[in-house]
Context: one part of a larger RNA
RNA sequence: GCGAGGGAGUUUGCUGGUGUGGCGAGGCUAAUGCCCUCAAGGCAGCAGCCGUAGUGAAAGCGAGUUUCCGCAGCUGCUUUUUUAGCAGUGAGGGAAAGCGUGUUAAAGCACGUAAGUCACACCGGCCAGACCUGAAGCCGAGUGAUCUAUUCCUGGGCAAGGUGAAGCCUUCCUUCCGGAAGGUCGAGGCCUGCAACCGGUUCUAGUCUAUCUGUUCGGGUGACCUGGGAAUAGGCGCGAAAUACGACUCGCACUCGGCAAUAGCAGGCUCCCCCCGAAGUAGCUCUCAGGCUAGCCUGGCCGGAGAGUGGCAAUGGCGUAAAGAUACUGAUUAGAAGGUAACGGGUCGAGAGGCCUGGCCUUCUUAUCAAACUCUAAAGUUAUUGCCCUCGAAGAUGGCUGGAGUAGGGGCACGCGGAUAAGCUGCGUGUCUUGGAGGGGAACAACCCAGACAUAGGUUAAGGCCCAUAAAUGUCAGUUAAGUGCUAAACCGAAGGAUAUCUCUGUCCUAAUACAAUUGGGAGGUAGGCUUAGAAGCAGCCAUCCUUUAAAGAGUGCGUAAUAGCUCACCAAUCUAGGGCAGAGGUUCCGAAAAUAAUCUGGGCUAAAACUGGCUGCCGAAACCUAUGGCUUCUCUUUGAGAAGCGGUAGGGGGGUACUCUGGUGGAGAAAAAGUUGCUCAGUGAUGAGCAAUGAAUCCGCCAGAGCUAUGGAUCCUCGC
Repeated sequence: GCGAGGGAGUUUGCUGGUGUGGCGAGGCUAAUGCCCUCAAGGCAGCAGCCGUAGUGAAAGCGAGUUUCCGCAGCUGCUUUUUUAGCAGUGAGGGAAAGCGUGUUAAAGCACGUAAGUCACACCGGCCAGACCUGAAGCCGAGUGAUCUAUUCCUGGGCAAGGUGAAGCCUUCCUUCCGGAAGGUCGAGGCCUGCAACCGGUUCUAGUCUAUCUGUUCGGGUGACCUGGGAAUAGGCGCGAAAUACGACUCGCACUCGGCAAUAGCAGGCUCCCCCCGAAGUAGCUCUCAGGCUAGCCUGGCCGGAGAGUGGCAAUGGCGUAAAGAUACUGAUUAGAAGGUAACGGGUCGAGAGGCCUGGCCUUCUUAUCAAACUCUAAAGUUAUUGCCCUCGAAGAUGGCUGGAGUAGGGGCACGCGGAUAAGCUGCGUGUCUUGGAGGGGAACAACCCAGACAUAGGUUAAGGCCCAUAAAUGUCAGUUAAGUGCUAAACCGAAGGAUAUCUCUGUCCUAAUACAAUUGGGAGGUAGGCUUAGAAGCAGCCAUCCUUUAAAGAGUGCGUAAUAGCUCACCAAUCUAGGGCAGAGGUUCCGAAAAUAAUCUGGGCUAAAACUGGCUGCCGAAACCUAUGGCUUCUCUUUGAGAAGCGGUAGGGGGGUACUCUGGUGGAGAAAAAGUUGCUCAGUGAUGAGCAAUGAAUCCGCCAGAGCUAUGGAUCCUCGC
C1' cells in the first nucleotide's frame, strides 16, 4: 500500500421543554407485602412528592370582584346568492378600577389575584470515562548489578630488545669526613615494540549485526588487563564527576496497578429526500487557540392590524466636501507707518543722555495655509407628517418559548487613519466570496453578465464575429508606420524632450510681389571721443549725430599686433504663390538595462485582424420566454384549479430507506430457501421487485415494539498478502 472483518452521541440519576395518553382540584405511589399460568402480569401499600394562596428579611397578615373595549364564532338585518356592510352578543385576549401582601406621611412601585399531575417517546441541561482515538507526566506495589559503575574474595595473563637507580667488589685520591674511575647488579605508574592483551586519535567505506570493517594511532610490570564467586536498588545506588552508568531505557530504571489520568489541543465520526438558512460582531473573562450574555439562523405557540429596506413633498436637525481670511484661533511672504521703562548691537558724549539699527507690539497694504480654524456652506443623511408604492386577515409588525451554530474571515468600489510602499495594516458604508454553479475575462474564490427544481425548444446579456473557435476577412469617415498596437481592470513605464505627423484657434506679411533662393549694392564726415604700445565698426568706457541715398548700424558675427579681408543688418533686381510666429488637441518617437531568440493565448495581422467615432447584421449562459413534468407552503366552489416559491456550508425542522432481535398475524420452501453471479424493470432517492445460473435448508410480508443499527478514510485496531 491493497483486501477482509471490527470501528465513534450511549446508559444511570436529577432536571427544563414539546408531543401523545390516563385521571382531574386533584394526580401519583415508594420501600415492602400478597396472589399468580413465576424475568411477564395483577392487587394492597392513607409514608411521601407536586398542585390547590400569595406576600414579606421576619414577626406575621392574607385575595378569589366590577366596568369597558374587542378577535374568532354565533344571531339578526341590508344585498339576487357569495363577497361585503351594519347591529347585537362575544369564550379566550386587552385596558381601567378593586382586592391580598410588602414598602410608605402620601402618591406611587413590586409580586399575586384557581389547572394540575402521572406515564411513555423525543429534544436539551447537570452528575458521572459521557461521541471515539491520542500525550508528555504524577502516585503506589513489586522486578532487576548475566550490560554497566564502584568495592570485596579467589584464580589467570603480559614475545623480544633497550636503558642501567640504589647496594656490593676492585683500584686510585684523601688526616678525618668523603670523592672519582672501572666492574658487578637489575630498580622504574622508565624506553622501542602490528607478540598476546586493552583502547579508539585520524582517514576511508557510508549504515554495513540499532556503534561495525580496513587504515593509522595510544597503552603494553601497572592507579595494568582478565575468568569465576559475591555486595550496593530507584529520590535510591554507584560515580579519578560526564548528570556519566544502573540489561538497546536515565535531569530519577523497568513491570503491573490507580486508569477509560487529564488534554480550552489534533485527527476521525457510517443511509436518502424535502423546507428554511447563518456568523466571523459587542460586552465581561489570568481573557486573546476557550467560554458566558446579547446580536444574527431555525421550530412551535400566542395575538389580531397595521408594517416598511423604496419614491416624492413639506417642516426641522447637522457643520463634512468645497470655499474663506479685519469672522475667531493658530501658522505664514514682502513692505510701510507708529510705539518700545523693563531687550541686543553700533555710534557720539566727561557724564546725564542723544542718534542709528536689530528684535518685539499695534495698524495698514500685499502673498499664502489648517484633522484637533469657521463669517459661510453643499451633495447628502436623519426625525416627524402627508401622498404614492411594496408587504399584510392566504395573519404581517409584535410577544412567549424549544434547538442551534458563530464570536480566525477575505476580495472589490467609495470615504478615512497609520506607513516610502506592499498581494501591508486599522476602521466605516455597500456588495460579492466564504456557503454560488452557469457564460465572459487565454488559464484565474470574490472583475463583468447572471442567482442553477427536471427535461426540451427559442431569444438575448456580458463578451465577441481572419484561423485554432460559434458568429462580418461587414459598411461609412478619420488616425497610426512605431508590429505602436491586437491587454476594461486586477497585472498597460515617469519626469523631461522631438520642423514625426494629423486637426483646430489666434495673430502678422503678401500681385504696391510676401517667405526662401540667386545677382548686385552695403557709402561719406571718420581711424567719432576717451583709453592704450596699438584700439581704425568689432579689448574696454562715454556718446551714438549729420550728409549722399533705392539702401547702408559711429555696426551682427568671423578675422588682424593694429590695419587689411570675409559677412550680417538694410536696399534694389530676378523669380513666383502663399508664407512666418504663438497656442490647444489626437496618434507616434526618444527617455527604456536581466538572465530561452521570443511571446498579443497562439498562428498571424498594416487604407488591419491596430486605434477613434458612427451604422447594420449575427453568435453567445443553467438569465428571459414557451411547453411538459415533479416537489413545498397556502387558498378555494377540492378526482381539480389558483397564488407564491424550490443554489446553499455551519446549523434548525419534516418525512422516509435499510439492518438485527422480540411479540402478534399471514405466508414461501427439496417440484429447491438463504447466500452468490449476471441481466431487466420500478422509485426523486436511500432502496425494492422480477428472470436465469449457481447453491442445498432455511426465509419473507404486514402490525406493534426493542436497538452493541448503516463506514473509505481516524500515521485507526486485528488478520492476510

This is a predicted structure of a 721-nucleotide part of an RNA (large-subunit ribosomal RNA, domain II) from Candidatus Iainarchaeum sp. Model confidence (mean pLDDT): 81 of 100. Rfam family: Archaeal large subunit ribosomal RNA. The family has 91 seed sequences and 2,955 matches in Rfam 15.1. NCBI's taxonomy places the organism under Archaea, Nanobdellati, Candidatus Iainarchaeia, Candidatus Iainarchaeales, Candidatus Iainarchaeum. The RNAcentral record of the full RNA draws on ENA.